[in-house]
RNA sequence: CCAGAUUUUCGGCUAGCCACAUAUGCGUCUCGCGUAUGAGGAAAGUCCGGGCAGCAUAGGGAGCGACAGUUGCUAACGGCAACCAGAGGAAACUCUAGGGAAAGUGCCACAGAAACUAUACCGCUACGCUUUCGGGCGUGGUAAGGGUGAAAUGAGCGAGGUAAGAGCUCGCAGUUAGUGAUGGUGACAUCACUAAACGGUAAACCCUGUCGGCUGCAAGGCGGCUAUCUUUACGAAUUUUCGUUGGUUUCCCGCCAAGAUAGCCAUGUAAAACCGCUCGAUUGUAUCGGCAACGAUGCAGCUAGAUAGAUGGCUAGCACGUAGUAGUACGUACAAAACCCGGCUUAUAGAUCUUCUGGCAAU
RNA sequence: GGGCUCGUAGCUCAGUGGAAGAGCGGCGGACUCAUAAUCUGCUGGUCCCAGGUUCGAUCCCUGGCGAGCCCA
Numbered sequence: 001c002c003a004g005a006u007u008u009u010c011g012g013c014u015a016g017c018c019a020c021a022u023a024u025g026c027g028u029c030u031c032g033c034g035u036a037u038g039a040g041g042a043a044a045g046u047c048c049g050g051g052c053a054g055c056a057u058a059g060g061g062a063g064c065g066a067c068a069g070u071u072g073c074u075a076a077c078g079g080c081a082a083c084c085a086g087a088g089g090a091a092a093c094u095c096u097a098g099g100g101a102a103a104g105u106g107c108c109a110c111a112g113a114a115a116c117u118a119u120a121c122c123g124c125u126a127c128g129c130u131u132u133c134g135g136g137c138g139u140g141g142u143a144a145g146g147g148u149g150a151a152a153u154g155a156g157c158g159a160g161g162u163a164a165g166a167g168c169u170c171g172c173a174g175u176u177a178g179u180g181a182u183g184g185u186g187a188c189a190u191c192a193c194u195a196a197a198c199g200g201u202a203a204a205c206c207c208u209g210u211c212g213g214c215u216g217c218a219a220g221g222c223g224g225c226u227a228u229c230u231u232u233a234c235g236a237a238u239u240u241u242c243g244u245u246g247g248u249u250u251c252c253c254g255c256c257a258a259g260a261u262a263g264c265c266a267u268g269u270a271a272a273a274c275c276g277c278u279c280g281a282u283u284g285u286a287u288c289g290g291c292a293a294c295g296a297u298g299c300a301g302c303u304a305g306a307u308a309g310a311u312g313g314c315u316a317g318c319a320c321g322u323a324g325u326a327g328u329a330c331g332u333a334c335a336a337a338a339c340c341c342g343g344c345u346u347a348u349a350g351a352u353c354u355u356c357u358g359g360c361a362a363u
Numbered sequence: 364g365g366g367c368u369c370g371u372a373g374c375u376c377a378g379u380g381g382a383a384g385a386g387c388g389g390c391g392g393a394c395u396c397a398u399a400a401u402c403u404g405c406u407g408g409u410c411c412c413a414g415g416u417u418c419g420a421u422c423c424c425u426g427g428c429g430a431g432c433c434c435a
Base pairs, nucleotide, nucleotide: 001359002358003357004356005355009351010350012318013317014316015315016314017313018312020038021037022036023035024034025033026032027031040334044345045344047343048342049341050340051339052216053215054214055213059253060252061251062250064212065211066210067209068208069083070082071081072080073079084098085096086095087094088093099207100206104205105204106201107200108199116154121146122145123142124141125140126139127138128137129136130135156172157171158170159169160168174198175197176195177194178193179192180191181190182189183188220275221274223265224264225263226262227261228260229259230258233244234243235242236241245257246256247255282301283300284299285298286297287296288295289294319332320331321330322329323328364434365433366432367431368430369429370428373387374386375385376384381418388406389405390404391403392402393401411427412426413425414424415423
């Protein structure tokens, strides 16, 4: 220098003028003035997980749904980190929905003999019949070779064996399963022995294991207190008990089975206002522990809270990009909170950082 | 704010693992003096997009885009 891999951060800045929202102070208070603060890395999609709140119809079982290597991290997770196995790459490195097809069921179109209880088109071959002596026909054997197909009963090579052949037999190897030893927390790796189990598909049903009660801030706070009556859903036995009926978020067991009237208080535009609402698994920084995700401790800081929804516009200068000889002109991405967090996914002009691999050249 | 469903020919829809169809439409022909109706032939597809599973995907899975509906 070229080609590639990996990774960090930012994503316009400053000043002036006009305008908006919230908080707060003051005033001449249906408003005005001053001061302070005012979007993001994704605020998005709403795809996961939690906090928080309410509901006993919340318990147990079944069903349903999600997930799936191991160890760890975490409030939790389907997330993250490290590792294992497999796949890709020359390498740096990247990717994986990565339990079970040796529990059962289903499916595998067309072609093909046969797509899994088997079976045989060509071929090879024994016997019989026949012959124009080339061969042909029939009955068997075979599954090596050919052919079909995405895939062919599925363990390759060599030797033996046979009429011809075949794990039919033997030797050496392969996959898988089981047992043992060694190393590792573990997934797993290496070695030894045994067996003869050896098509694919579980993002088909299914099996195994783990997790999940339901509803979401439009949740909820929300009316309070006192007194009286009927009575404790209905029926039978004097309460306990039994039966029936109803409620029930998919079903079963279980569980649960009140309302009316009056008075007083509070509030009132009678459905709003207010609270929930933003100090929090918080932010920055330093040290320590850990390979890392992450954790611990100290110090410093406070950073939107609207309710039809504020954060915008103009001017000047600077920065960057494009066009142009130049004056200059045009442009500066994706997109905007709505109870709050941790992730994932998707969108994103441009700028920028870290650590590596391969090649070429020079020293 | 929360939830559900759909996307296939110009339009309305079927197809839920094995080379994508129906009706209406469009084009041509016949019939008619001509038009319609009728008869007949033909035409027309990024199965919304991207990736994956499978021998094979409209169909199964994941992500995205677009549209519609429901709750209060």